Transfer RNA from a Candidatus Micrarchaeia archaeon, 73 nucleotides, folded computationally. NCBI's taxonomy places the organism under Archaea, Nanobdellati, Microcaldota, Candidatus Micrarchaeia. The prediction has a mean pLDDT of 83. It matches the Rfam family "tRNA". Rfam classes the family as a transfer RNA.

RNA sequence: GUGAUUGUAGUCUAGCCUGGUAGGGCGUCGCCUUGCCAAAGCGGUAACUCAGGUUCAAAUCCCGACAAUCACA
Repeated sequence: GUGAUUGUAGUCUAGCCUGGUAGGGCGUCGCCUUGCCAAAGCGGUAACUCAGGUUCAAAUCCCGACAAUCACA
């Protein structure tokens, strides 16, 4: 340099094809429980890499950029 894949809370991940309130696990905070801790139960917390376009509506479709991984050179 060329091609492919990927980018979503602190972390892991679903959703993207087929546009319509961004969900779940772990974590964290609070409550409950307990002699104390843990576990269990309940509730809260926090995210779509960036920019532009299409659309009534974009994580999703289109274009560009950036980053990571892999392959080729």